[in-house]
Context: one part of a larger RNA
Molecule: small-subunit ribosomal RNA, central domain
Organism: metagenome
RNA sequence: CUGGGCUUAAAGAGCGCGUAGGCGGUUACGCAAGUAAGGUGUGAAAGCCCUCGGCUUACCCGGGGAACUGCGCCUUAUACUGCGUGACUUGAGGGCCAGAGGGGUAGGAGGAACUCCAGGUGUAGCGGUGAAAUGCGCAGAUAUCUGGAGGAAGGCCGGCGGCGAAGGCGUCCUACUGGCUGGCUUCUGACGCUGAGGCGCGAAAGCGUGGGUAGCGAACAGGAUUAGAUACCCUGGUAGUCCACGCCCUAAACGAUGGAUACUACGUAGGGGGCCUCCAAGUGGCUCCCUGCCGAAGCGAAAGCGUUAAGUAUCCCGCCUGGGGAGUAUGGUCGCAAGGCUGAAACUC
Numbered sequence: 001c002u003g004g005g006c007u008u009a010a011a012g013a014g015c016g017c018g019u020a021g022g023c024g025g026u027u028a029c030g031c032a033a034g035u036a037a038g039g040u041g042u043g044a045a046a047g048c049c050c051u052c053g054g055c056u057u058a059c060c061c062g063g064g065g066a067a068c069u070g071c072g073c074c075u076u077a078u079a080c081u082g083c084g085u086g087a088c089u090u091g092a093g094g095g096c097c098a099g100a101g102g103g104g105u106a107g108g109a110g111g112a113a114c115u116c117c118a119g120g121u122g123u124a125g126c127g128g129u130g131a132a133a134u135g136c137g138c139a140g141a142u143a144u145c146u147g148g149a150g151g152a153a154g155g156c157c158g159g160c161g162g163c164g165a166a167g168g169c170g171u172c173c174u175a176c177u178g179g180c181u182g183g184c185u186u187c188u189g190a191c192g193c194u195g196a197g198g199c200g201c202g203a204a205a206g207c208g209u210g211g212g213u214a215g216c217g218a219a220c221a222g223g224a225u226u227a228g229a230u231a232c233c234c235u236g237g238u239a240g241u242c243c244a245c246g247c248c249c250u251a252a253a254c255g256a257u258g259g260a261u262a263c264u265a266c267g268u269a270g271g272g273g274g275c276c277u278c279c280a281a282g283u284g285g286c287u288c289c290c291u292g293c294c295g296a297a298g299c300g301a302a303a304g305c306g307u308u309a310a311g312u313a314u315c316c317c318g319c320c321u322g323g324g325g326a327g328u329a330u331g332g333u334c335g336c337a338a339g340g341c342u343g344a345a346a347c348u349c
Stems, first nucleotide, its partner, number of pairs: 003321004007303002012317001014201004021194003025088007033081002035077008049065006091191001092188003095184005103177007114150008125136002162169002206247006215241002220236004258316006267293010298305002322349003331342004
């Protein structure tokens, strides 16, 4: 000496379920595998180290010792780990009673706006812009009223408010369905945590088949602007956006912060429960869960984090190891394709 790290410097897998594995609460007894002690065998010689000796000295050589940190066996110890048996309830799960919610899936309903169609009124423009023009309009537009059709999205409430593992989820009603929180000392009795592989979910765009298409709108066309204008602005407009089924599997998939558990000052605000105070509203206090802000200690290069940790610790997984080359080449694998996953080197600074 026997790494250091991962919010922003390289680095947390997009998210979950879970296999193997790793790790694992309290207690009694037993065993003695790990562990520890003693003994014993072995650990070739040479070399290294110590010591004595031989060449005039040294190199070199010879004798002796130590060491060989290891392994086997025997005996002993039993705190810890392990294994076996029994017990426990605080971890975990179940039961009962309450509760909040845009959690998910399917079906149905309704209103505003918009476009289109038909009709009425009505006439010379409308539309658009910095200004215009393309465009629409005397075959009657725009405006306005009535009726009808259609598709998409859900204003106000709405909130750093709620729910979900993440992606994400917002009109109303119904059905089915997942999770979460609180209360009750009612049950089981460590049944737990993490999780290589694996499996599932996974915005938008994109793909396949069929449907749908109001508005918006890549591409495209035209009008402007300009030196040019393959743009920004305008008029149109196809894929697409929507639905069903099947693929794709990526993202600034972000808290740029993996999961679990325990511990470590306060203050303040919001959401959901419970208890006490209480005739009631209310007020105040206590407590559990969630969401924010500010901040002790501590941490941090700083910015900042700070009981929702980036603090103090333990367990498990993933990942990083100078910049470019490069998320490229190659091979493999997945995909209909687009491409995804895995993923170098030469060379160069």